[in-house]
Molecule: transfer RNA
Organism: Vulgatibacter incomptus
RNA sequence: GCGGGUGUAACUCAGUGGUAGAGUACGACCUUGCCAAGGUCGGAGUCGUGGGUUCAAAUCCCAUCACCCGCU
Numbered sequence: 001g002c003g004g005g006u007g008u009a010a011c012u013c014a015g016u017g018g019u020a021g022a023g024u025a026c027g028a029c030c031u032u033g034c035c036a037a038g039g040u041c042g043g044a045g046u047c048g049u050g051g052g053u054u055c056a057a058a059u060c061c062c063a064u065c066a067c068c069c070g071c072u
Stems, first nucleotide, its partner, number of pairs: 001071007010024004018055001026042005048064005
């Protein structure tokens, strides 16, 4: 230099055009004589960044950044 992959909650990930979710973690409460375990509820997201297409974009297109893999 060329090609490809990944980027979504604190962490691990799902979501292939129509309300952004799960588990773990965290907080409160319930249960228990206490702990552990369990249950209910809750907080937390500019979907890496900037543009474009569309009535509507995490999702499609272009560029760009970070990391990973391959080629040279």